Molecule: transfer RNA
Organism: archaeon UBA543
RNA sequence: GGGCCCAUAGCUCAGUUUGGUAGAUCGCUGCCUUCGCAAGGCAGAGGCCUCGAGUUCAAAUCUCGAUGGGUCCA
Numbered sequence: 001g002g003g004c005c006c007a008u009a010g011c012u013c014a015g016u017u018u019g020g021u022a023g024a025u026c027g028c029u030g031c032c033u034u035c036g037c038a039a040g041g042c043a044g045a046g047g048c049c050u051c052g053a054g055u056u057c058a059a060a061u062c063u064c065g066a067u068g069g070g071u072c073c074a
Stems, first nucleotide, its partner, number of pairs: 001073007010026001012024002020057001028044005050066005
């Protein structure tokens, strides 16, 4: 320098194929249970989906560019 893949909640990831109110697990907070703790049950908080532009009535999703990371080739 070139090809491909990835970026979504504090962590690990789904959701993209087929555009239509953003989800799970662990963690965190509260409550129940216990003499107390753990385990278990219930509820809740937490992300304008890396950034910019475009298409569209509507974009995490499609298109272009940028940034960062991974991998392969040279």